[in-house]
């Protein structure tokens, strides 16, 4: 130290789902339980994608439409850091 993850050790994270007098307009996030899975399921919205649409814009109005500067890193790619072992 490119690359690899069969076995081993110590561990780590935590999907669905349940609960909350938590945050948020929502998507979503947080906490506790839970454990499907994960060798980056650590971190970064840079490219693509997806979700939401508060503000704004359009619509005479009801209502509706558009839109990310919001969100997802456990959708894919990329960047970056890193444990153990192999080599």
């Nucleotide at each position: 130290u490119a690359c690899c993850g069969a076995a081993a050790a110590g561990g780590g994270c935590a999907a669905a789902c349940g609960c909350c007098a938590c945050c948020g307009a929502a998507a979503g996030g947080g906490g506790c339980g839970g454990g499907c899975g994960c060798a980056a399921a650590g971190c970064c919205a840079c490219g693509g994608g997806u979700c939401u649409a508060a503000a704004g814009c359009c619509u005479u109005g009801c209502g509706g439409g558009c839109c990310a500067g919001g969100a997802c890193a456990g959708c894919c790619g990329g960047g970056u850091u890193g444990c153990c072992g192999g080599g």
This is a predicted structure of an 87-nucleotide RNA (c-di-GMP-I riboswitch aptamer) from a Bacillota bacterium. Rfam family: c-di-GMP-I riboswitch aptamer. About the family: GEMM was predicted in a large-scale screen for bacterial structured RNA regulatory elements. Its family is annotated with cyclic-di-GMP binding in the Gene Ontology. It was read from a public genome assembly, where an Rfam model found it. The model forms 95% of the base pairs in the Rfam consensus.